[in-house]
RNA sequence: AACUUAUUCAGAAAGAUUGAGGGAAUAGGCCCUAUGAAAUCUUGGCAACCAUCUUACCUUUUAAAGAAAAGGUGCCAAUUCCUAUCAUGCUCAAUGCAUGAAGAAAUAAGUA
Numbered sequence: 001a002a003c004u005u006a007u008u009c010a011g012a013a014a015g016a017u018u019g020a021g022g023g024a025a026u027a028g029g030c031c032c033u034a035u036g037a038a039a040u041c042u043u044g045g046c047a048a049c050c051a052u053c054u055u056a057c058c059u060u061u062u063a064a065a066g067a068a069a070a071g072g073u074g075c076c077a078a079u080u081c082c083u084a085u086c087a088u089g090c091u092c093a094a095u096g097c098a099u100g101a102a103g104a105a106a107u108a109a110g111u112a
Stems, first nucleotide, its partner, number of pairs: 002111007013043005021032003026084004044076003049072002052067004080104001085101006
């Protein structure tokens, strides 16, 4: 890097180094940023995917509910910042709006 499954409108920042970009990519929009971007480090926190424990069920397995936060990850501006493709509804129509799906992305667990 590829594939499968699940989740993604909740939540959680200070300091140090450094110094100009950043919000995945493309386009458009909107926003953050010298009152310090990105990155790295330290400390703190959030969450509960895996693992752990308890309960129930069971021949076994899968699957379920809950607890805790010591372990493996992850995360800590804005819904994955918003839109892009398709369908449906509203709209005379276009634009636009709403809902759903798809696609892309991120994270976890697994596969070869």
Annotation: A computed fold for a 112-nucleotide RNA from a Bacteroidota bacterium, annotated as SAM riboswitch aptamer (S box leader). Its mean pLDDT, the model's own confidence on a scale to 100, is 80. It was read from a public genome assembly, where an Rfam model found it.